[in-house]
RNA sequence: UUAGAUAAAGGCAAACCUUUUGAAAAUUGGGGACGCAAAGCUACAGGUCUAAGGUCUAAAAAACUAUGACGGCUGUGCUGCCUAAA
Numbered sequence: 001u002u003a004g005a006u007a008a009a010g011g012c013a014a015a016c017c018u019u020u021u022g023a024a025a026a027u028u029g030g031g032g033a034c035g036c037a038a039a040g041c042u043a044c045a046g047g048u049c050u051a052a053g054g055u056c057u058a059a060a061a062a063a064c065u066a067u068g069a070c071g072g073c074u075g076u077g078c079u080g081c082c083u084a085a086a
Base pairs, nucleotide, nucleotide: 001085002084003083004082011036012035016031017030018029021026034072040078041077044075045074046073047070048069049068053065054064055063
């Protein structure tokens, strides 16, 4: 530098149950393993989710809206373990 094997030291942990916070999406801790070679960090670009508040309305409903979220959706940026080859 390139690549990631039914390997492997070490690591992460989906669904589900329980729990904290939250209007919700979602999230925190515990249990649990479907998977992961960046399933480490980052919300910059795209994407997705939610709609408390706001817009609308006589009032509501519906609809729209991120200032709220998601990195285990894709890309970008930063960092890193092991193994193999050169």